[in-house]
RNA sequence: CAUCGACAAAGGCAAACUAUUCGAAAGAGUAGGACAGCAAAGUUUUGAACCUAAAUCUUCACUUUGAAGACAUGGUCGUCAAACCGCCGAA
Numbered sequence: 001c002a003u004c005g006a007c008a009a010a011g012g013c014a015a016a017c018u019a020u021u022c023g024a025a026a027g028a029g030u031a032g033g034a035c036a037g038c039a040a041a042g043u044u045u046u047g048a049a050c051c052u053a054a055a056u057c058u059u060c061a062c063u064u065u066g067a068a069g070a071c072a073u074g075g076u077c078g079u080c081a082a083a084c085c086g087c088c089g090a091a
Stems, first nucleotide, its partner, number of pairs: 004089002012038002017032006035078001042084003046081003049076003056070006
């Protein structure tokens, strides 16, 4: 240095849930809270996967309008890859 990841040390993150705000929803922000949690659960958000379907399009019925289907331009990276960066040092 690379790989690897201790019942090591120091520091870090924060699932579920609760309150509140935003949102059509999925979900997100903030404050608590910590998981038989995380060594990249850091950054980017490029690809895939998954979630949602307001608007839009199509079809049907129709007086208003309603129903069904498609669709991301909305989300999740604490789903998998990719790129970049990075603390510690036992075997």

This is a predicted structure of a 91-nucleotide RNA (c-di-GMP-I riboswitch aptamer).
Model confidence (mean pLDDT): 79 of 100.